[in-house]
RNA sequence: GCGCCCGUAGCUCAUCCGGAUAGAGCACCAGCCUUCUAAGUUGGGGGUAACAGGUUCGAGUCCUGUCGGGCGUA
Numbered sequence: 001g002c003g004c005c006c007g008u009a010g011c012u013c014a015u016c017c018g019g020a021u022a023g024a025g026c027a028c029c030a031g032c033c034u035u036c037u038a039a040g041u042u043g044g045g046g047g048u049a050a051c052a053g054g055u056u057c058g059a060g061u062c063c064u065g066u067c068g069g070g071c072g073u074a
Stems, first nucleotide, its partner, number of pairs: 001073007010026004019057001028044005050066005
């Protein structure tokens, strides 16, 4: 250089062929419980779905380019 795969919350991931407000676990914050801590329990905050365009009534999902990571190949 070329080919393939991946990029969604702080972390690990889900979201099956495009459909209405994007979720889960852990972590974090607060309440309850406890002498205190941990554990348990209840609630809460947190996302430009890597970036930029395009298609569509509608895009995390399809198409193109860019960036980043991984694997293969000379």